[in-house]
Context: one part of a larger RNA
RNA sequence: CGUAGGGGACUUGAGGAAGCCUGUCCUUAGUACGAGAGGACCGGGAUGGACGGACCUCUGGUGUGUCGGUUGUCGCGCCAGCGGCAUGGCCGAGUAGCUACGUCCGGUUGAGAUAACCGCUGAAUGCAUCUAAGUGGGAAACUCGUUCCAAGAUUAGGUCCCCCAUGGCAUAAGCCAGUAAGACCGCAGGAAGACCACCUGCUAUAUAGGCGUCCGCGUGUAAGCUUCAAGACGCAAGUCAAGUUGUGUGCGUAGGCGUCCUAAUCGGUCGAGGG
Repeated sequence: CGUAGGGGACUUGAGGAAGCCUGUCCUUAGUACGAGAGGACCGGGAUGGACGGACCUCUGGUGUGUCGGUUGUCGCGCCAGCGGCAUGGCCGAGUAGCUACGUCCGGUUGAGAUAACCGCUGAAUGCAUCUAAGUGGGAAACUCGUUCCAAGAUUAGGUCCCCCAUGGCAUAAGCCAGUAAGACCGCAGGAAGACCACCUGCUAUAUAGGCGUCCGCGUGUAAGCUUCAAGACGCAAGUCAAGUUGUGUGCGUAGGCGUCCUAAUCGGUCGAGGG
């Protein structure tokens, strides 16, 4: 821009793409068959491999947010307590998210028309013949069926709902202005994302942040005070002491819930008049 007014939802499917794999075991049955050795078709069930999709409950990974331990050194005047740097200093754990090594699911069943091939009836050719007329069966291939995209499918589809009949120039299916439904800009954000798009919200508000005697989760018992003590010093009283006992948790939180404290302000632009 088009889809003969403007808009919002939900759709049909022309067409396109993907998928289509396979082993072993049990049973039927040691049956049919076979002298025996051996050993089925058909049918039923179980369990795998590779591949693919989705997901994070479980098992793991990561987790330079987080918690703890610890070495050296520097700083906060010193002790204590902290902080910086050293690969994230090193080490032990680890929520969310993202993940596979984890979990769940998938290939099926079926319909149609067929290939090779197997038939029925049957002449040409009094026989025979699946074929000439006619008529059956028959494959992971084909057409459907499953999943995804899809009306620019210009053959531009369908259904439901919303908006309705102002003004100017003008008489051409004309041009313009302000509006309607609605949309966009802008802003707060997002298990959406390179950007754009998509989705949620914008005070008649829980969208993000903050906050919470809240819930869940991660670390693992903070600081402070206190007990004991190898050992060292000292004549002794006692002092120091890596550590240790008790009390006490502390710190963090990407999740949930709640709460208008902060910020989504005030606003702007576009958008029909239908031969």